[in-house]
């Protein structure tokens, strides 16, 4: 120097052919319970790694560019 590939809430990962951003854990509120722990019913928190396009609409298509991974020279 090239080429794939990833990147989405604290963490793990989804999101069908471009059409209302979502689960699990973690956090928090209330029930239960002498008290904790397990369970149960809620709520919060996201410029989808960044800057630009294209579209009526982009996580998703196009172009830059950052970071980690493989793979060629």
């Nucleotide at each position: 120097g090239c080429g794939c590939g990833a990147a989405u809430g604290g963490c793990u990962c989804a999101a069908u052919u471009g059409g209302c951003g979502g689960a699990g854990c973690a956090c928090u509120g209330g029930c239960u319970u002498c008290c904790c722990a397990a369970g149960c019913c809620g709520g919060g928190g996201g410029u989808u790694g960044c800057g630009g396009g294209u579209u009526c609409g982009a996580g998703u298509c196009c172009c830059g560019u950052u970071u980690c991974g493989c793979g060629c020279u």

A computed fold for a 73-nucleotide RNA from Bianquea renquensis, annotated as transfer RNA. The source organism's lineage runs through Bacteria, Bacillati, Bacillota, Clostridia and Bianquea. It matches the Rfam family "tRNA". By type it is a transfer RNA. RNAcentral holds the sequence, with entries from ENA and Rfam.